The RNA shown here (transfer RNA) has 74 nucleotides and comes from Sphingomonas sp. Root241. The sequence is in RNAcentral, with records from Rfam. Its Rfam family is "tRNA". Rfam classes the family as a transfer RNA. The same sequence occurs in records of 3 taxa.

[in-house]
RNA sequence: GCGCCCGUAGCUCAGCUGGAUAGAGCACAUGCCUUCUAAGCCUGUGGUCGUUGGUUCGAAUCCAACCGGGCGCG
Numbered sequence: 001g002c003g004c005c006c007g008u009a010g011c012u013c014a015g016c017u018g019g020a021u022a023g024a025g026c027a028c029a030u031g032c033c034u035u036c037u038a039a040g041c042c043u044g045u046g047g048u049c050g051u052u053g054g055u056u057c058g059a060a061u062c063c064a065a066c067c068g069g070g071c072g073c074g
Stems, first nucleotide, its partner, number of pairs: 001073007010026004019057001028044002031041002050066005
């Protein structure tokens, strides 16, 4: 330099044949339970979906360029 894959919550990921509130588990916080802790249960907090631009009535999803990571080739 070229090709492919990945980037979504603090972490691991789903959603990616566009459709109207963006989700799960873990973690965290409050409460219940317990003599206390752990476990369990209830509720809650937390995301401008890597960045910018484009297409569209509508984009996490499609297109382009860039940024970061991984693998392969040279």